[in-house]
Molecule: transfer RNA
Organism: Holospora undulata HU1
RNA sequence: GGGCCUUUAGCUCAGUGGUAGAGCAUCUGACUUUUAAUCAGAGGGUCGCAGGUUCAAGUCCUGCAAGGCCUA
Repeated sequence: GGGCCUUUAGCUCAGUGGUAGAGCAUCUGACUUUUAAUCAGAGGGUCGCAGGUUCAAGUCCUGCAAGGCCUA
């Protein structure tokens, strides 16, 4: 230099163009003598960045950035 893959909540990851989710973690409450466990609930997201297509984009297209693999 060329090719491919990944980027979504604090972490690990889902998500078939039509309301952004789960587990863990955090906080609150219940239970308990207390802690842990268990149960109930809550908060937390410019979906890497910039454009394009579309009535509508996390999803499709283009460019850029970061990381990884292969190749020369």